[in-house]
Molecule: FMN riboswitch aptamer (RFN element)
Organism: mouse gut metagenome
């Protein structure tokens, strides 16, 4: 360069005229990084939502012709306790907590849209 790929989850029960949005009780966790475990003779694989850093979502400003777009910024969530140990954010035990924008007959991480998108990035030629 060209190509394919790239996000999971509301089941039960309860109020209610009306709720996968509210109450109990339950399910889910993108990508790279890193590791005292774990697997292989070794090279090398695998192991975090809430430790670093992405990326989507939102938003400003420039470039433009208002736009599409490119680019420069911003702004974007959550971890404790105890145990081992020389040394724990990462191991082992326990509790806790976090999930963009617009929608809706009633407030959404799980529904329904934008999205048959877009992308960190993985892979193959």
């Nucleotide at each position: 360069g060209u190509u394919u790929c790239a996000g999971g989850g509301c089941g039960g029960g309860g109020u209610g005229a009306g709720a996968u949005u509210c109450c109990c009780c339950a399910c889910u966790g993108g990508c790279g990084g890193u590791a005292a475990g774990c697997c292989a003779u070794a090279u090398g694989g695998c192991a975090a939502g809430u430790c670093c850093g992405c990326g989507a979502g939102c938003u400003u400003c420039g470039c433009a012709a208002c736009a599409a777009g490119c680019g420069a910024g911003g702004u974007u969530g959550a971890u404790c306790c105890g145990g081992u140990g020389a040394g724990a954010a990462u191991c082992c035990g326990g509790g806790a907590c976090c999930a963009a924008c617009g929608g809706u007959u009633a407030c959404a991480g799980u529904c329904c849209g934008g999205a048959u998108g877009g992308a960190a990035g993985a892979g193959g030629c």